[in-house]
RNA sequence: GGCACGGUGGCGGAGAGGUGACGCAGCGGUCUGCAAAACCGCUUUACGUGGGUUCGAAUCCCACCCGUGCCU
Numbered sequence: 001g002g003c004a005c006g007g008u009g010g011c012g013g014a015g016a017g018g019u020g021a022c023g024c025a026g027c028g029g030u031c032u033g034c035a036a037a038a039c040c041g042c043u044u045u046a047c048g049u050g051g052g053u054u055c056g057a058a059u060c061c062c063a064c065c066c067g068u069g070c071c072u
Stems, first nucleotide, its partner, number of pairs: 001071007010024003018055001026042005048064005
């Protein structure tokens, strides 16, 4: 330098054009002699940045930034 894949809440991780699952963590509660576990409920600045397409974009297109791998 070229190619491929990826970048989503505090963390992991779904999502394939119509308002973002789930798990962990956190908070409250039930239970317990206390706690743990379990169960119930709640919450979280979430779509890398900038443009474009579209009535509507995490999702499609372009550029850039970052990461991983491969090639030279």
The prediction has a mean pLDDT of 81.
This is a predicted structure of a 72-nucleotide RNA (transfer RNA) from a Minisyncoccota bacterium.
Its Rfam family is "tRNA". By type it is a transfer RNA.